[in-house]
RNA sequence: CCAGUGCAAGCGGGAGAGACUGCUCUUGAAGAGCAGCGCCGAAGGAGCAACAGCCCCGGAAACUCUCAGGCAAUCGGACCGCUUGUGCUCA
Numbered sequence: 001c002c003a004g005u006g007c008a009a010g011c012g013g014g015a016g017a018g019a020c021u022g023c024u025c026u027u028g029a030a031g032a033g034c035a036g037c038g039c040c041g042a043a044g045g046a047g048c049a050a051c052a053g054c055c056c057c058g059g060a061a062a063c064u065c066u067c068a069g070g071c072a073a074u075c076g077g078a079c080c081g082c083u084u085g086u087g088c089u090c091a
Base pairs, nucleotide, nucleotide: 003089004088005087006086007085008084009083010082011081012080013079018037020036021035022034023033024032025031038071039070040069044067045065046064047063051058
């Protein structure tokens, strides 16, 4: 210096689904709490096929569940791209 890759930070992109109903509190607008019904899948969490193992325990995801979270905008957001720093591997 080239390529690949882990981690961290910054920037950009980034879906779905009731601005639902009732009660209470409160505000300039807004919002908060409790209860009820409906819904979403992309924080987090949980489940498993092959396989492995066999006394028990293991085992991926964008699949499944919906505990948590979410259902105008904002925020958040798996994941993707770029930049910088740093570690590792290869030549």
The RNA shown here (Glycine riboswitch aptamer) has 91 nucleotides and comes from Vreelandella subglaciescola. It was read from a public genome assembly, where an Rfam model found it. The prediction has a mean pLDDT of 76. Its Rfam family is "Glycine riboswitch aptamer". Its family is annotated with glycine biosynthetic process in the Gene Ontology. A reference for the family is Mandal et al. (2004), "A glycine-dependent riboswitch that uses cooperative binding to control gene expression", Science.